[in-house]
FMN riboswitch aptamer (RFN element) from a soil metagenome, 117 nucleotides, folded computationally. Model confidence (mean pLDDT): 81 of 100. RNAcentral holds the sequence, with entries from MGnify. Rfam family: FMN riboswitch aptamer (RFN element). Rfam's curators write: The RFN element is a highly conserved domain that is found frequently in the 5'-untranslated regions of prokaryotic mRNAs that encode for flavin mononucleotide (FMN) biosynthesis and transport proteins.
RNA sequence: CUCCGGGGUCGGUGUAACUCCGAACCGGCGGUAAUAGUCCGCGAACCGACCGCAGCCAGCGGUCCGGCCGAUCCGGUGGAACUCCGGGACCGACGGUUAAAGUCCGGAUGAGAGGUA
Numbered sequence: 001c002u003c004c005g006g007g008g009u010c011g012g013u014g015u016a017a018c019u020c021c022g023a024a025c026c027g028g029c030g031g032u033a034a035u036a037g038u039c040c041g042c043g044a045a046c047c048g049a050c051c052g053c054a055g056c057c058a059g060c061g062g063u064c065c066g067g068c069c070g071a072u073c074c075g076g077u078g079g080a081a082c083u084c085c086g087g088g089a090c091c092g093a094c095g096g097u098u099a100a101a102g103u104c105c106g107g108a109u110g111a112g113a114g115g116u117a
Stems, first nucleotide, its partner, number of pairs: 001115001003114001009023004024103002026092002028042004037090002046067003049063005072088005094106003
């Protein structure tokens, strides 16, 4: 430092669904013997504790304190790959919604891992 998150389209059911069903689509940051959503680690979110506003609760804000924190196999190449190639599978905060959401709306024109100079 105007550097820093992508993705719902078609069909079906229905009063109603981008939320369900079928088929789609997406993949933050650092690390690594070689390029990673699924390895190792980090961040956000969420929960708690404490502090502030407030008489109390609720609510909102804060800390950089504690907790929580998803998911991968087979084959091939190679000196080396859970990272590449081929194939199959799996995962995805909270609040909202005429009906259940990784993809819509919102906190967020935020915060932050980190990046660059």